This is a predicted structure of a 169-nucleotide RNA (glmS glucosamine-6-phosphate activated ribozyme aptamer) from Gracilibacillus alcaliphilus.
The coordinates come from a structure-prediction model, not an experiment, and the mean pLDDT is 76.
Its Rfam family is "glmS glucosamine-6-phosphate activated ribozyme aptamer". Rfam classes the family as a riboswitch. For this family Rfam cites "Evidence for preorganization of the glmS ribozyme ligand binding pocket" (Hampel and Tinsley, Biochemistry, 2006). Rfam describes the family as follows. This entry contains a glucosamine-6-phosphate activated ribozyme that is found in the mRNA for GlmS. GlmS is an enzyme that uses fructose-6-phosphate and glutamine to generate glucosamine-6-phosphate. The ribozyme catalyses self cleavage of the glmS mRNA that is thought to regulate GlmS activity.
RNA sequence: CAGCAAGAAGAAGCGCCAGGGCUAUGACGACCGGAAUGUUCAUAGCUGACGAGGUGGGGGUUUAUCGAAGAUGAUCGGCGGAUGCCUCCCGAUUGCACAUCUCAAUCGAUAGGUUAUUAUCUGAAAACAGGCAGGCAACUUCCUGUACAAGGAUAGUGACGAGAUGAUC
Numbered sequence: 001c002a003g004c005a006a007g008a009a010g011a012a013g014c015g016c017c018a019g020g021g022c023u024a025u026g027a028c029g030a031c032c033g034g035a036a037u038g039u040u041c042a043u044a045g046c047u048g049a050c051g052a053g054g055u056g057g058g059g060g061u062u063u064a065u066c067g068a069a070g071a072u073g074a075u076c077g078g079c080g081g082a083u084g085c086c087u088c089c090c091g092a093u094u095g096c097a098c099a100u101c102u103c104a105a106u107c108g109a110u111a112g113g114u115u116a117u118u119a120u121c122u123g124a125a126a127a128c129a130g131g132c133a134g135g136c137a138a139c140u141u142c143c144u145g146u147a148c149a150a151g152g153a154u155a156g157u158g159a160c161g162a163g164a165u166g167a168u169c
Stems, first nucleotide, its partner, number of pairs: 014080004019076001020047008028038001050067003056089006090108006098166005113160010128145004133140002
């Protein structure tokens, strides 16, 4: 170093790093000849997504939602995964007041039909400023202060939105 086994910890803007960028140290070439002081090379490090939202059970699939910040570049680029999407099953709601069976649309035990509109409520962290500590440094953990989203929820109104059978009135 690789392999095997065991134990612990550990996730979804999550994990990792061979490109790129940055930092530190060193080098400017054993012999002959030439070039190279920086858009160079070697080694070791650092960086590489700020929160909101999101998981019925299988299978499949990959550029899988929303905004904030930043910007002449790195939240760039790459790999893996992932609550996304499709589909089957199970379940829910709405559709003629009740029941059963189908059908259609929309969904996932927070399952409240679709759509328009009104009102109310709710609504972040980074960033920014500052501080302690670690590190030669690039940078990193933590703490303090201060804001600002997309959207979401509730209530109301309007429009649209199946059949068959049975029973009851």